Record summary
This is a predicted structure of an 88-nucleotide RNA (c-di-GMP-I riboswitch aptamer) from a Gemmatimonadota bacterium. It was read from a public genome assembly, where an Rfam model found it. Its Rfam family is "c-di-GMP-I riboswitch aptamer". Rfam links the family to the GO term cyclic-di-GMP binding. NCBI's taxonomy places the organism under Bacteria, Pseudomonadati, Gemmatimonadota.
RNA sequence: GACCGAUAAUGGCAAACUAGCCGAAAGGCUGGGACGCAAAGCAAUGGAUCUAAAGCUCAAAUGGAGCCAUGAUCGCCAUGCCGCCGAA
Numbered sequence: 001g002a003c004c005g006a007u008a009a010u011g012g013c014a015a016a017c018u019a020g021c022c023g024a025a026a027g028g029c030u031g032g033g034a035c036g037c038a039a040a041g042c043a044a045u046g047g048a049u050c051u052a053a054a055g056c057u058c059a060a061a062u063g064g065a066g067c068c069a070u071g072a073u074c075g076c077c078a079u080g081c082c083g084c085c086g087a088a
Stems, first nucleotide, its partner, number of pairs: 004086002012037002017032006035075001041081003045078003048073003055067004
């Protein structure tokens, strides 16, 4: 130094749920709260998953169905970049 990694140290993040706000929704932000996390740091690049507003098609009297990502998830998996500590 690389891999790797703990019932170590110093710190960090924060699931569900919840209050407020944003959003058509998925979901996000802030506060509370901790299930967990050694990248649960960053990037939607590939895959996967979620949503379907606009648009398109159909249907149709007032309200519906289908398709579609340009929306979303990095706490789904890869990939890239960067990073704290050091027992075996």